Predicted 3D model of a 151-nucleotide RNA (glmS glucosamine-6-phosphate activated ribozyme aptamer).
[in-house]
RNA sequence: CGGCAGAUGCCAGCGCCAGGACCGGAAACGGUUGACGAGGAUUGACAGUGAUCGAAAGACUCGGCGGAUGCUGUCACGGCUAUUGUGAGUCGUCAGAGCGAAAACAAAAAACAGAAUCAACACUGUAACAGAAUUUCGCCCGGCACAGGAA
Numbered sequence: 001c002g003g004c005a006g007a008u009g010c011c012a013g014c015g016c017c018a019g020g021a022c023c024g025g026a027a028a029c030g031g032u033u034g035a036c037g038a039g040g041a042u043u044g045a046c047a048g049u050g051a052u053c054g055a056a057a058g059a060c061u062c063g064g065c066g067g068a069u070g071c072u073g074u075c076a077c078g079g080c081u082a083u084u085g086u087g088a089g090u091c092g093u094c095a096g097a098g099c100g101a102a103a104a105c106a107a108a109a110a111a112c113a114g115a116a117u118c119a120a121c122a123c124u125g126u127a128a129c130a131g132a133a134u135u136u137c138g139c140c141c142g143g144c145a146c147a148g149g150a151a
Stems, first nucleotide, its partner, number of pairs: 014066004019062001020033005036054003043076007077092005084147004096141001098139006111126004
């Protein structure tokens, strides 16, 4: 470096900690806290921004650093607008936009119990509680221009 097999994982509210706060200690210092899940990896690249949704809390999910699947723009590729080409528009392989209705879906915190610690904190178990994206249905708007060829 490559191959095979096995295990684990397939994760981005993610990692870290100098401020603040908390605990222990006379102090020095040591320890703790610092995002709860849902959703999201456009086909690729670059640039910018510095990221959707609610739950909880009200010293913190506050503050800082790094990252990030978000958003916007450009380019390339691809789908659609019957076919081919060019342009235009729109979208991203389930490959048009908008609106309305309905349906399904969470974890933590708090509470109780457990075990551990000097303590703070963290851990385990029990039951409940969202919104957005999504899906389904309905309504509505759009589906172009030029050229060539076929029927």

It was read from a public genome assembly, where an Rfam model found it. Its mean pLDDT, the model's own confidence on a scale to 100, is 76. Its Rfam family is "glmS glucosamine-6-phosphate activated ribozyme aptamer". From the family's description: This entry contains a glucosamine-6-phosphate activated ribozyme that is found in the mRNA for GlmS. GlmS is an enzyme that uses fructose-6-phosphate and glutamine to generate glucosamine-6-phosphate. The ribozyme catalyses self cleavage of the glmS mRNA that is thought to regulate GlmS activity.